[in-house]
Context: one part of a larger RNA
RNA sequence: UUGGGCGUAAAGAGCUCGUAGGUGGCUGGUCACGUCUGCCGUGAAAGCCCGCAGCUUAACUGCGGGUCUGCGGUGGAUACGGGUCGGCUAGAGGUAGGUAGGGGCAAGUGGAAUUCCUGGUGUAGCGGUGAAAUGCGCAGAUAUCAGGAGGAACACCGGUGGCGAAGGCGGCUUGCUGGGCCUUACCUGACGCUGAGGAGCGAAAGCGUGGGGAGCGAACAGGAUUAGAUACCCUGGUAGUCCACGCCCUAAACGAUGAUUACUCGACAUACGUGAUAUGACAAUGUGUGUCUGAGCGAAAGCAUUAAGUAAUCCACCUGGGAAGUACGACCGCAAGGUUGAAACUC
Numbered sequence: 001u002u003g004g005g006c007g008u009a010a011a012g013a014g015c016u017c018g019u020a021g022g023u024g025g026c027u028g029g030u031c032a033c034g035u036c037u038g039c040c041g042u043g044a045a046a047g048c049c050c051g052c053a054g055c056u057u058a059a060c061u062g063c064g065g066g067u068c069u070g071c072g073g074u075g076g077a078u079a080c081g082g083g084u085c086g087g088c089u090a091g092a093g094g095u096a097g098g099u100a101g102g103g104g105c106a107a108g109u110g111g112a113a114u115u116c117c118u119g120g121u122g123u124a125g126c127g128g129u130g131a132a133a134u135g136c137g138c139a140g141a142u143a144u145c146a147g148g149a150g151g152a153a154c155a156c157c158g159g160u161g162g163c164g165a166a167g168g169c170g171g172c173u174u175g176c177u178g179g180g181c182c183u184u185a186c187c188u189g190a191c192g193c194u195g196a197g198g199a200g201c202g203a204a205a206g207c208g209u210g211g212g213g214a215g216c217g218a219a220c221a222g223g224a225u226u227a228g229a230u231a232c233c234c235u236g237g238u239a240g241u242c243c244a245c246g247c248c249c250u251a252a253a254c255g256a257u258g259a260u261u262a263c264u265c266g267a268c269a270u271a272c273g274u275g276a277u278a279u280g281a282c283a284a285u286g287u288g289u290g291u292c293u294g295a296g297c298g299a300a301a302g303c304a305u306u307a308a309g310u311a312a313u314c315c316a317c318c319u320g321g322g323a324a325g326u327a328c329g330a331c332c333g334c335a336a337g338g339u340u341g342a343a344a345c346u347c
Base pairs, nucleotide, nucleotide: 004318005317008300012315014201015200016199017198021194022193023192025088026087027086028085029084030083031082033081034080035077036076037075038074039073040072041071042070047067048066049065050064051063052062053061054060091191092188093187094186096183097182098181099180103177104176105175106174107173108172109171110154115149116148117147118146119145120144121143125136126135162169163168206247207246208245209244210243211242215241216240220236221235222234223233258314259313260312261311262310263309266292267291268290269289270288271287272286274284296303297302320347321346322345329340330339331338332337
């Protein structure tokens, strides 16, 4: 490189937007670039293939034909691809009216609980464990009542449930704001799909500056356990966890399953909207979330209209194990490190 692959064997980029590129609905005219075709020129000789011939044969050599798959010119064809000029509405987008939601940001606010402080009652223990001890407590703890402070998280509802591109999102109220879905079929008229580079977002941990600090709690200290115990258990406890701004850019970032479109058996559950009817529910359709089961697929287990089925377009990626996601170089970062990413050698 070809071929073959990519849920679990190596392999889908964490996610989105989008440039170039690739690719693209129905229909009419036109051009004839791709495409197809006739003819002409050229495609040296040798070579190669076929046939015939010459050295006694063969190798070798000679002659003829073919090949030389190409290029150029010219005459035609116009289905398909393409250019160009039009038309269309089924894709896509918009208008109008509805609708559900922990989607996002900001401000305000509530109760329960833990801890701490003050005061009252009250007395000798509390706490903790497998059992203990460290620890706290007569300077009055634990328990209990009242008042106060402060931070963080939001019980029940809560769900195989909802929303979001992913990461993720959950007390309540208000403001600002993104997207989805449904109905109407009024408008635009292919404006679409994918997307190398690129840009933005991106859990936790970590970093910088300044705040905050209740609980929890790496590190650390002590008590136990143990042969030892740099652990598991216990008592404490600093960073951190929280907020603002700026970085970091990685995860089993998982559905281990890229995006989009079309097609393909049935049963049931559920959320939202619409319709009809009525208030018990039912029915159809669209969108979403799930379970079971067929054809088909699959190495199997399994997947199965939310495909891992049948097809199409585009992108990413894989090519034996280890060495190694390492070294070197480059780029990015304050650093930690990240991205890109080998080889020797070895089995």

A computed fold for a 347-nucleotide part of an RNA from a metagenome, annotated as small-subunit ribosomal RNA, central domain.
RNAcentral holds the full RNA, with entries from SILVA.